[in-house]
Molecule: transfer RNA
Organism: Parcubacteria group bacterium
RNA sequence: GCCAGAGUAGCUCAGUUGGUAGAGCGGACGCUUCGUAAGCGUCAGGCCGUCGGUUCAAUCCCGACCUCUGGCU
Numbered sequence: 001g002c003c004a005g006a007g008u009a010g011c012u013c014a015g016u017u018g019g020u021a022g023a024g025c026g027g028a029c030g031c032u033u034c035g036u037a038a039g040c041g042u043c044a045g046g047c048c049g050u051c052g053g054u055u056c057a058a059u060c061c062c063g064a065c066c067u068c069u070g071g072c073u
Base pairs, nucleotide, nucleotide: 001072002071003070004069005068006067007066010025011024012023013022019056027043028042029041030040031039049065050064051063052062053061
């Protein structure tokens, strides 16, 4: 330098042939227990890597850029 993949909650990951996002773990609170753990319930937490374009509407489609991973030279 070229090619491919990935970027979504604190962490690991879903998601949709476009209609304002979920799970598990973790956190807070409560129930249960003599108490702890386990279990159960409720809640908080993200404008989806950045900037543009298309569209009535973009996490999703298009372009550029950034970061990481792998391959080629």